[in-house]
Predicted 3D model of a 72-nucleotide RNA (transfer RNA) from a Candidatus Yanofskyibacteriota bacterium.
RNA sequence: GCCGGAGUAGCUCAAUGGCAGAGCAACAUCCCUGUAAGAUGAAGGUUGUCGGUUCAAAUCCGACCUCCGGCU
Numbered sequence: 001g002c003c004g005g006a007g008u009a010g011c012u013c014a015a016u017g018g019c020a021g022a023g024c025a026a027c028a029u030c031c032c033u034g035u036a037a038g039a040u041g042a043a044g045g046u047u048g049u050c051g052g053u054u055c056a057a058a059u060c061c062g063a064c065c066u067c068c069g070g071c072u
Stems, first nucleotide, its partner, number of pairs: 001071007010024004018055001027041004048064005
């Protein structure tokens, strides 16, 4: 330099054009003599960045950034 893959909550991951979700962690309450476990609840997001297409974009297109792999 070229090619491919990945980037979404603190972490691991879903959502293949139409309300952004789950598990775990953390927090609050309940339960217990106490702790763990368990139950319930609330909270947590500029979907890597910037543009484009579309009535509508995490999703499609382009450029860029970071990481991983391959080729040279």

It matches the Rfam family "tRNA". By type it is a transfer RNA.
The RNAcentral record of the sequence draws on ENA.